The part of an RNA shown here (large-subunit ribosomal RNA, domain III) has 387 nucleotides and comes from Thioflexithrix psekupsensis.
Context: one part of a larger RNA
RNA sequence: AAGUAGCGAUCAUGCGGGUGAAAAACCCGCACGCCGAAAGUCCAAGGUUUCCUGCGCCACGUUAAUCGACGCAGGGUGAGUCGGUCCCUAAGGCGAGGCAGAUAUGCGUAGCCGAUGGAAAACGGGUUAAUAUUCCCGUACUUUGCUGCACUGCGAUGAGGGGACGAAGAAGGCUAAGUCAGCACGCGAUUGGUUGUGCGUGUUUAAGGUGGUAGGCAGAAUCGGUAGGCAAAUCCGCUGGUUUAAUGCCGAGAACUGACGACGAGUCUCGUUUCAGAGACGAAGUGACUGAUGCCCUGCUUCCAAGAAAAGCCUCUAAGCUUCAGGUGUAGUAGAACCGUACCCCAAACCGACACAGGUGGACAGGGUGAGAAUCCCAAGGUGUUU
Numbered sequence: 001a002a003g004u005a006g007c008g009a010u011c012a013u014g015c016g017g018g019u020g021a022a023a024a025a026c027c028c029g030c031a032c033g034c035c036g037a038a039a040g041u042c043c044a045a046g047g048u049u050u051c052c053u054g055c056g057c058c059a060c061g062u063u064a065a066u067c068g069a070c071g072c073a074g075g076g077u078g079a080g081u082c083g084g085u086c087c088c089u090a091a092g093g094c095g096a097g098g099c100a101g102a103u104a105u106g107c108g109u110a111g112c113c114g115a116u117g118g119a120a121a122a123c124g125g126g127u128u129a130a131u132a133u134u135c136c137c138g139u140a141c142u143u144u145g146c147u148g149c150a151c152u153g154c155g156a157u158g159a160g161g162g163g164a165c166g167a168a169g170a171a172g173g174c175u176a177a178g179u180c181a182g183c184a185c186g187c188g189a190u191u192g193g194u195u196g197u198g199c200g201u202g203u204u205u206a207a208g209g210u211g212g213u214a215g216g217c218a219g220a221a222u223c224g225g226u227a228g229g230c231a232a233a234u235c236c237g238c239u240g241g242u243u244u245a246a247u248g249c250c251g252a253g254a255a256c257u258g259a260c261g262a263c264g265a266g267u268c269u270c271g272u273u274u275c276a277g278a279g280a281c282g283a284a285g286u287g288a289c290u291g292a293u294g295c296c297c298u299g300c301u302u303c304c305a306a307g308a309a310a311a312g313c314c315u316c317u318a319a320g321c322u323u324c325a326g327g328u329g330u331a332g333u334a335g336a337a338c339c340g341u342a343c344c345c346c347a348a349a350c351c352g353a354c355a356c357a358g359g360u361g362g363a364c365a366g367g368g369u370g371a372g373a374a375u376c377c378c379a380a381g382g383u384g385u386u387u
Stems, first nucleotide, its partner, number of pairs: 013031006032384004040364004046344002050342001051075006060068002080141002082340003087118002092113003098107003122139005142336011153321002158316004166303004172296003177290005182203006204262002208257003215250004219244008228236002263285001266281005304307001350359002366378003
């Protein structure tokens, strides 16, 4: 220079009460603004205690601070079913033998590792200052071992099936959700007017079980033969005959049950210095319409560029075992370890040296207007951007 520029989106604050040494900024209340395919809610990645409570204000916070993602202390993350681990493989990596190479090493078969994919199973309500599909209550499901009973050809690291898959388009059947009506409870003052066909609130209920619908796909059963499936096969494939119009598989939703339960507007009681809070009781809980980008659908139709693999699973036999073991069904019983789980997550907590107008994948998707996830205004919820 200079007490100058600046104090980081022009969404916006005002008042009352509380606390306190001190309040424009903290807490509570009222009013008013702003977002609302987000500036709301939930995850992945990343962060790693930032979460909650008490105490504190030198520093940090572009001002003050009683406040804080700051300092100090204490507390907090509960799983057979969520995710991982475990089982399986892709790209890619490693790589017994092997091939190549002065050494080092490179490539690579079998094999192993490796999710962003495949593969068993849980929902509703309640509860904490802070966790919950994890705790509690209620109702379920999966898988493995053992035991009892009944029946019985079982057996794999091998064989076959299946898993198993593209893009675009169209139609139908549904549901979520919403709207209106009905029903239950409550309201009635201001006013230009409103006891009215008025106003306000609520009208919620899962997984699982039973059964197999709208619909989609394949003809099916049986008796022979058999050069293929690296051996075998009753399985698959191929092939011949007989019988027959059904049979089998996939499959939303609705219905009944789950539920004489839960939740539920609200009422009552207790309690606290006020706020907070605790307990008990508990009404109605129906119908119609609209209707998804969700489900049936890994379906159907069309097309050419012809659209992962392996295991779990099912069937078949080999060696072998065949009063055993093993398999199937049913009942009982025991088990399901370990790791993650707090909190932020379009952000003041991640990546940007900052409490930075930047960047960051997925899920949810209410009302009015509308073709619409546009626009504008609102709900739930959040918030007024730290002079």
Notes
The RNAcentral record of the full RNA draws on Rfam. Lineage of the source: Bacteria > Pseudomonadota > Gammaproteobacteria > Thiotrichales > Thioflexithrix. The prediction has a mean pLDDT of 84.